Predicted 3D model of a 74-nucleotide RNA (transfer RNA) from Candidatus Levybacteria bacterium RIFCSPHIGHO2_01_FULL_37_33. Taxonomically the source falls in Candidatus Levyibacteriota (Bacteria, Bacteria candidate phyla). RNAcentral holds the sequence, with entries from ENA. Its Rfam family is "tRNA". Model confidence (mean pLDDT): 81 of 100.
[in-house]
Formats: sequence, C1' cells, structure tokens
RNA sequence: GCCGCCAUCGUCUAGUGGCCUAGGACGUCACGUUCUCAGCGUGAAGAUCGCGGGUUCGACUCCCGCUGGCGGUA
Repeated sequence: GCCGCCAUCGUCUAGUGGCCUAGGACGUCACGUUCUCAGCGUGAAGAUCGCGGGUUCGACUCCCGCUGGCGGUA
C1' cells in the first nucleotide's frame, strides 16, 4: 500500500429501517436492612449510538468518505 472486521452510558454489551426522547449486566450515587463493612432490597443518575456527508416519509440500523482499533497479505 491492498483486503477484511470492529466503533452504542465509566466498563461489557442488546438492538439489523418505524412500538428507541435507545434496553440489560457490572460499576457509581441515595435510602432501607446491619453495631460497622460486605451482602441483600428499593430507587436514581448515566450514551445528541466515533466524525462528516448521502439514501429514505423515517437511520443506532443501509451506502460513501474520514478518524481510531484489531487481523490478514507482498
């Protein structure tokens, strides 16, 4: 250089065109339980879905480019 895969809450992820102002687990915070901690219970906050375009009535989802990561190849 070329080819392929990936990018969604702090972390790991679900979602494959409309019921998604995006769900779950762990973590965090508050309260309860406890002498305290852990554990457990209840609740809360937390992602303009990497960036920029395009297609569409409608995009996290499809297409193109860019950026970053991983793998393959001479």